This is a predicted structure of a 74-nucleotide RNA (transfer RNA) from Candidatus Nealsonbacteria bacterium RBG_13_37_56. The sequence is in RNAcentral, with records from ENA. The coordinates come from a structure-prediction model, not an experiment, and the mean pLDDT is 84. Its Rfam family is "tRNA".
[in-house]
RNA sequence: GGGGACUUAGUUCAAUGGCAGAAUAGCGGUCUCCAAAACCGUUGAUGGGAGUUCGACUCUCUCAGUCCCCGCCU
Repeated sequence: GGGGACUUAGUUCAAUGGCAGAAUAGCGGUCUCCAAAACCGUUGAUGGGAGUUCGACUCUCUCAGUCCCCGCCU
């Protein structure tokens, strides 16, 4: 330098262009002599910008970051 994959909650992952979810973690409660476990409730997220669309996590462009492959130089 060329090509590809990925970026969503603290973490690990979902979500056919039509209400952003789960597990776990955190917080509160029930239970318990206390705690753990279990159960109930609850907080919290789409990498930045622009575009297309009635409507974007989803499609397009651009920037940034992580990883993989190829090439070049030393």